[in-house]
Molecule: FMN riboswitch aptamer (RFN element)
RNA sequence: UCCAACCUUCAGGGCAGAGUGAGCAACACCAAAUAUAAGGGUGUCUGCAAUUCUCGACUGGCAGUUACAGUCUGCGACCUGCGAAAGCAGCCGAUUGGGUGCAAUUCCCAUACCAACAGUAUAGUCUGGAUGAAAGAAGAAGGCC
Repeated sequence: UCCAACCUUCAGGGCAGAGUGAGCAACACCAAAUAUAAGGGUGUCUGCAAUUCUCGACUGGCAGUUACAGUCUGCGACCUGCGAAAGCAGCCGAUUGGGUGCAAUUCCCAUACCAACAGUAUAGUCUGGAUGAAAGAAGAAGGCC
């Protein structure tokens, strides 16, 4: 320096602030009833109330690419189907304009867009599967030169 398998460790971030008020509660009243309980309806300068709605804020896995990427290329994850399992197959989101430069959909300026499933007031950001899995990164040991 290189090397198949095995082994070890690591391997995802994010609602500041404001508004609305579905509901729930409290209180009052209404109807039925002999009465009670439960329930129903109406109302309120009352209380609580969405990280999900509205404005706004914020976040960005891994490898590659002549130069640094959520939006390019590929991969992982989620999801779907099959399977006892290992696994296999499918599915798989989103940017433009200008500038610099030999070179950038990657940098700078501007602007736009995207983000699994389940739960719950409609969720990229809360809770959960997940103390999981994994692309991959590093290392140990051994071997070869």